[in-house]
RNA sequence: GCCGAAGUAGCAUAGCGGUAAUGCAACGGUUUUGUAAACCGUAGACCGUGGGUUCGAAUCCCACCUUCGGCU
Numbered sequence: 001g002c003c004g005a006a007g008u009a010g011c012a013u014a015g016c017g018g019u020a021a022u023g024c025a026a027c028g029g030u031u032u033u034g035u036a037a038a039c040c041g042u043a044g045a046c047c048g049u050g051g052g053u054u055c056g057a058a059u060c061c062c063a064c065c066u067u068c069g070g071c072u
Base pairs, nucleotide, nucleotide: 001071002070003069004068005067006066007065010024011023012022013021018055026042027041028040029039030038048064049063050062051061052060
């Protein structure tokens, strides 16, 4: 330098154009002498950045950034 994949909550992932979901973690409660476990509940991300298409974009298109892999 070229090609490909990935970037979504603190962490790990899902979501093939219509209000972003699950598990763990966090917080509150029930239970316990107390802690853990178990159960119930709550909050938390406008989706790597900037544009474009569209009535509507995490999703489609373009550029860029970061990480990983391959080729040279």

Transfer RNA from a Candidatus Magasanikiibacteriota bacterium, 72 nucleotides, folded computationally. It matches the Rfam family "tRNA". Its mean pLDDT, the model's own confidence on a scale to 100, is 83. It was read from a public genome assembly.